[in-house]
Context: one part of a larger RNA
RNA sequence: GGCCAUAGGUGGAUGCCUUGGCUGGUAGAGGCGAUGAAAGACGUACUAGGCUGCGAUAAGCCUCGGGGAGCUGCCAAGAAGCUUUGAUCCGGGGAUUUCUGAAUGGGGCAACCCACUGUAUCGAGAGGUACAGUACCCUUCGGGGGGCGAACCUAGGGAAGUGAAACAUCUCAGUACCUAGAGGAAAAUAAAUCAAACGAGAUUCCCAAAGUAGCGGCGAGCGAAAUGGGAUAUAGGACAAACCGAUGGCUUGCCAUCGGGGUUGCGGACUGCAUACGGCAUUGCGAGUCGAUAGAUGAAUCAGCUGGAAAGUUGGACCAUAGAGGGUGAUAGUCCCGUAAUCGAAAUUGACAAACAGCUAGCAGGAUCCAGAGUAGGUCGGGACACGUGUUAUCUUGACUGAAGCCGGGGGGACCACCCUCCAAUCCUAAAUACUACUACCAGACCGAUAGCGAACUAGUACCGUAAGGGAAAGGUGAAAAGAACUGCGGUGAGCAGAGUGAAAUAGAACCUGAAACCUAUGGCUU
Numbered sequence: 001g002g003c004c005a006u007a008g009g010u011g012g013a014u015g016c017c018u019u020g021g022c023u024g025g026u027a028g029a030g031g032c033g034a035u036g037a038a039a040g041a042c043g044u045a046c047u048a049g050g051c052u053g054c055g056a057u058a059a060g061c062c063u064c065g066g067g068g069a070g071c072u073g074c075c076a077a078g079a080a081g082c083u084u085u086g087a088u089c090c091g092g093g094g095a096u097u098u099c100u101g102a103a104u105g106g107g108g109c110a111a112c113c114c115a116c117u118g119u120a121u122c123g124a125g126a127g128g129u130a131c132a133g134u135a136c137c138c139u140u141c142g143g144g145g146g147g148c149g150a151a152c153c154u155a156g157g158g159a160a161g162u163g164a165a166a167c168a169u170c171u172c173a174g175u176a177c178c179u180a181g182a183g184g185a186a187a188a189u190a191a192a193u194c195a196a197a198c199g200a201g202a203u204u205c206c207c208a209a210a211g212u213a214g215c216g217g218c219g220a221g222c223g224a225a226a227u228g229g230g231a232u233a234u235a236g237g238a239c240a241a242a243c244c245g246a247u248g249g250c251u252u253g254c255c256a257u258c259g260g261g262g263u264u265g266c267g268g269a270c271u272g273c274a275u276a277c278g279g280c281a282u283u284g285c286g287a288g289u290c291g292a293u294a295g296a297u298g299a300a301u302c303a304g305c306u307g308g309a310a311a312g313u314u315g316g317a318c319c320a321u322a323g324a325g326g327g328u329g330a331u332a333g334u335c336c337c338g339u340a341a342u343c344g345a346a347a348u349u350g351a352c353a354a355a356c357a358g359c360u361a362g363c364a365g366g367a368u369c370c371a372g373a374g375u376a377g378g379u380c381g382g383g384a385c386a387c388g389u390g391u392u393a394u395c396u397u398g399a400c401u402g403a404a405g406c407c408g409g410g411g412g413g414a415c416c417a418c419c420c421u422c423c424a425a426u427c428c429u430a431a432a433u434a435c436u437a438c439u440a441c442c443a444g445a446c447c448g449a450u451a452g453c454g455a456a457c458u459a460g461u462a463c464c465g466u467a468a469g470g471g472a473a474a475g476g477u478g479a480a481a482a483g484a485a486c487u488g489c490g491g492u493g494a495g496c497a498g499a500g501u502g503a504a505a506u507a508g509a510a511c512c513u514g515a516a517a518c519c520u521a522u523g524g525c526u527u
Base pairs, nucleotide, nucleotide: 001526002525003524004523005522006521007520008519009518015512016476017475020447021446022444023443024442025441026440027439028438029436030435031148032147039100040099041098042055043054044053046078049075050074051073061094062093063092064091065090066089070082071081072080105114106113107112115134116133117132118131119130120129121128122127136145137144138143152183153181154180155179156178157177163170167217193200194199204231205230206229207228208227214222215221236428237427238426239372243260244259245258246257247256248255249254250253265406267370268369269368270365271364272363273362278360279359280358283357284356288352289351290350291349292348293347295343296342297341301316302315303314304313305312317334318333319323325337326336327335377401378400379399380398381397382396383395384394387413408423409422410421411420412419463470464469483511486498487497488496489495
């Protein structure tokens, strides 16, 4: 020096654990904000710091309910107090709520500086103090807006990496992203729709049709619809006009406003006749019912044994509309909290909802009148349609044009005829659908501290960066602190040896278990 063994050190793997996560489900809620939000700064306790709460009334104030013995939030003791004259705590309502922040009196390098007006007050005055008001935009003059917020939604803009094995049309993709706006959903929606010689009857969503028909440097790729089946879903309405009336105006036969009327593929006006104890998605009011926000009652086990400890084991017993779950010194239906079941609200609030209010039809005639115009359509250039201009219909529109008007007009994928079908150029409309920042409960062949959220701990913290931004590490004594009185050595140390606690101290706070690398000691073998 090497190897082996033993005893240790170091180290923190592994096992076990879980306060935290992850993913879903069922309900709720789907907003907050000038009555000043979200987010913060600074304060605030007997208190030096952090977290939590709160706001100069500052871990809190008032009130109404619940509750019934302890309490003064946590790290985290101590001190000093409160409480059956009902505290702490839980819930409803209210008060207070510094400064910043849309931030809004003006300014500003956010949490700071400086004003004006009115009122009150102090001062001899200069001036000070307190309270209230003082931004901008819109407005029907009542009021409203502004900012924030996870995804979902609509609209206005709108890429590139990529694919095409290069690349330009094409693709990625109308995606990402930006902007605006809205709601609990949004959008769409009541046929100028489809269909096919039969017919259907608003929209939305799902399954099939179908990777079909098609489109396509016919490459890469893109990709329908009819139709059928479904949804614990269903719903249809209102205007404009003709005509009538009132009021007003004047250019005296027109216009404006208001009311009635009327809403369809054939209708309405017009003329004549008739007219409801029936119906109503949405609206107002709302007796009442059921919930939400605290809670209440809530069955049934004892003994022996092992053990530090019984819930284990043995024996006997009981409850069960309760043998979900958690805790308790090991594994508990009957010890504790609960669970099943039943009950409960002074206050605020949600849903449903009787009654009432409100709204609401028809038949015939066919002379006259009305039925959405810079519209439909066209040309040129774009865009959208699965459809890249193609034989390309349809929708849309930047430019230029430009009808008919019911004996009318649009569509049926070039175009024409016949036929069929529908009625544009006005508006509204619940549900089935999308999403989950948030609240409650539940679940998991999900994780178990290098995992699971970045974060189980003072975590978006420490730290890094001028900044945008990036972004950690870090859990476990024990059943209970019983956290080691006292003695000795030592520097009035660190540490150690006794003593003591404990089932255990090789559980001693650098604390469960305690692997390996690495180090040391002792012994053995070997060189």
Large-subunit ribosomal RNA, domain I from Chryseolinea sp., 527 nucleotides, folded computationally. Model confidence (mean pLDDT): 86 of 100. Lineage of the source: Bacteria > Bacteroidota > Cytophagia > Cytophagales > Chryseolinea.